Transfer RNA from a Myxococcales bacterium, 77 nucleotides, folded computationally. Model confidence (mean pLDDT): 83 of 100.
[in-house]
RNA sequence: CGGGGUGUAGCGCAGCCUGGUAGCGCGCCAGUUUUGGGUACUGGUGGUCGGAGGUUCAAAUCCUCUCACCCCGACCC
Numbered sequence: 001c002g003g004g005g006u007g008u009a010g011c012g013c014a015g016c017c018u019g020g021u022a023g024c025g026c027g028c029c030a031g032u033u034u035u036g037g038g039u040a041c042u043g044g045u046g047g048u049c050g051g052a053g054g055u056u057c058a059a060a061u062c063c064u065c066u067c068a069c070c071c072c073g074a075c076c077c
Base pairs, nucleotide, nucleotide: 001073002072003071004070005069006068007067010026011025012024013023020057027045028044029043030042031041032040050066051065052064053063054062
């Protein structure tokens, strides 16, 4: 320098192709149970979808630019 992948809740991820209410598990909080804790059960709690711009009635999703990390290749030594 070129190509590819990943980025979504505190953590791990799905959703993107095919635009239409942002989800799952764990976690966290409260309650019940217990002498207490754990387990179990019930209820609750979560987001600038990496950033900016564009298209659209409507964008996590499509387009452009850009940032971080990872992989492959090339170049130089």
Its Rfam family is "tRNA". The family's RNA type in Rfam is transfer RNA.
The organism belongs to Myxococcales, within Bacteria.